[in-house]
RNA sequence: CGCGGGGGGGAGCGGCGGUUGCUCGUCGGUCUCAUAAGCCGAAGGUCGUGGGUUCGAAUCCCACCCCCGCAA
Numbered sequence: 001c002g003c004g005g006g007g008g009g010g011a012g013c014g015g016c017g018g019u020u021g022c023u024c025g026u027c028g029g030u031c032u033c034a035u036a037a038g039c040c041g042a043a044g045g046u047c048g049u050g051g052g053u054u055c056g057a058a059u060c061c062c063a064c065c066c067c068c069g070c071a072a
Stems, first nucleotide, its partner, number of pairs: 002070006010024004018055001026042005048064005
């Protein structure tokens, strides 16, 4: 240099172009003598950056940045 995959709450992952969801974690409540587990609830997302297409983009297109892999 070439090709492919990925980037989304603190962590790991789903997500047909039309309300960003799940598990764990965090916080509060409940339960308990108390803790853990269980149950209920809540907070926490510029969806890597910048453009484009579209009535509408995490999703489609282009460029760039970062990570992983393949080939050389």
A computed fold for a 72-nucleotide RNA from a Candidatus Colwelliibacteriota bacterium, annotated as transfer RNA. NCBI's taxonomy places the organism under Bacteria, Bacteria candidate phyla, Candidatus Colwelliibacteriota. Its Rfam family is "tRNA". The family's RNA type in Rfam is transfer RNA. Its family is annotated with triplet codon-amino acid adaptor activity in the Gene Ontology.